[in-house]
The RNA shown here (c-di-GMP-I riboswitch aptamer) has 92 nucleotides and comes from a Fidelibacterota bacterium. The model forms 95% of the base pairs in the Rfam consensus. The organism belongs to Fidelibacterota, within Bacteria. The sequence was found by an Rfam model in a public genome assembly. The coordinates come from a structure-prediction model, not an experiment, and the mean pLDDT is 81. Rfam family: c-di-GMP-I riboswitch aptamer. Rfam's curators write: GEMM was predicted in a large-scale screen for bacterial structured RNA regulatory elements.
């Protein structure tokens, strides 16, 4: 110098819940926080799963500018998972 096994360190990242913004919601993006994360790094124009309904249809319920069911259609989430890329430090 490589690989395989893996401690310690130094460093990252950052849930819940707080605060300001964005957004009809899922949720995002700044701050505090810190439950965890060896990829909790990147991809939602690779799959599956899970949330979410402004708008649009159909149908219901209603005193209705109101409520709900399905459906298209679209959006979230990568810290659900499976894949695709990329990548720190390391003793015995």
């Nucleotide at each position: 110098g490589u690989g395989g096994c893996g401690a310690a360190a130094a460093g990252g990242c950052a849930a819940a819940c707080c605060u300001g913004g964005g957004g009809a919601a899922a949720c995002c993006c700044g701050g505090g926080g810190g439950c965890g994360c060896a990829a909790a790094g990147c991809c939602g124009a690779c799959g599956g799963g899970c949330c979410c309904u402004c708008c649009c249809g159909u149908c219901c319920c209603c005193g209705g500018u109101g409520g709900g069911a399905c459906g298209a259609a679209g959006g979230g989430u990568g810290g659900c998972c499976g894949g695709g890329c990329u990548g720190c430090c390391g003793a015995a």